[in-house]
């Protein structure tokens, strides 16, 4: 320093749902709950989805769609 891996160990996150709060919406917080994740850590000044507008520029949302980036384990 490269490649690879949920066999293992230590551990971490949290889908749908459901309350409750914001919000035109998308969807996002908290608290419950696991579908499942070797990055589901973080990044929207790449793309795709998505949602508001608009004649047309435009504004958002989502990173658990792809993508960039940074790390713990083990094995070669």
């Nucleotide at each position: 320093c490269c490649a690879u891996g949920a066999u293992a160990a230590a551990g971490c996150c949290a889908a749908a749902c459901c309350a409750g709060u914001g919000g035109c919406a998308a969807c996002a917080c908290u608290g419950g709950g696991a579908c499942g994740g070797a990055a589901a850590g973080c990044c929207u000044a790449g793309g795709a989805u998505c949602c508001c507008g608009u004649g047309g520029g435009g504004g958002g949302a989502c990173a658990g769609c792809c993508g960039g980036u940074u790390g713990c384990c083990g094995u070669g």
A computed fold for a 76-nucleotide RNA from Desulfobacterium sp., annotated as c-di-GMP-I riboswitch aptamer. The organism belongs to Desulfobacterium, within Bacteria. Its mean pLDDT, the model's own confidence on a scale to 100, is 83.